[in-house]
RNA sequence: AUCUUAUCAAGAGCAGGCGGAGGGACUGGCCCAAUGAAGCCCGGCAACCGGCGUCCACGGCGACGCACGGUGCUAAUUCUUGCGGAGACGAGCGUAUUUCGCGCGUCUCUGAGAGAUGAGAG
Numbered sequence: 001a002u003c004u005u006a007u008c009a010a011g012a013g014c015a016g017g018c019g020g021a022g023g024g025a026c027u028g029g030c031c032c033a034a035u036g037a038a039g040c041c042c043g044g045c046a047a048c049c050g051g052c053g054u055c056c057a058c059g060g061c062g063a064c065g066c067a068c069g070g071u072g073c074u075a076a077u078u079c080u081u082g083c084g085g086a087g088a089c090g091a092g093c094g095u096a097u098u099u100c101g102c103g104c105g106u107c108u109c110u111g112a113g114a115g116a117u118g119a120g121a122g
Base pairs, nucleotide, nucleotide: 002121003120004119005118006117007116008115013042016041017040018039022032023031024030026082028080029079043074044073045072048070049069050068051066052065053064054063055062056060078114083111084110085109086108087107088106089105090104092102093101094100
């Protein structure tokens, strides 16, 4: 690198230090940034894995708790969109004011894909 699996609507410095121009994965948007980006340190958040503790209809893929160890995270829903489905509304076209069909636009819901992180596989 690849595969499997779980999670991704909550949370975390609006005066911390170093640092100096970029950053939000990619595309199109839309944003953040010298009232200082990335990165590093510190602080903080969190129970995914380990550990420890308590409980039980207990030997269980159990419930709850503790940030002690290993990660992780710390603008905006994984900022939004990208492929598909459904619904609402709107205007348009089809001899069509209503009933029918078609594609289009806006909004909402939803599945997948992609991505991120943990754990496991190799």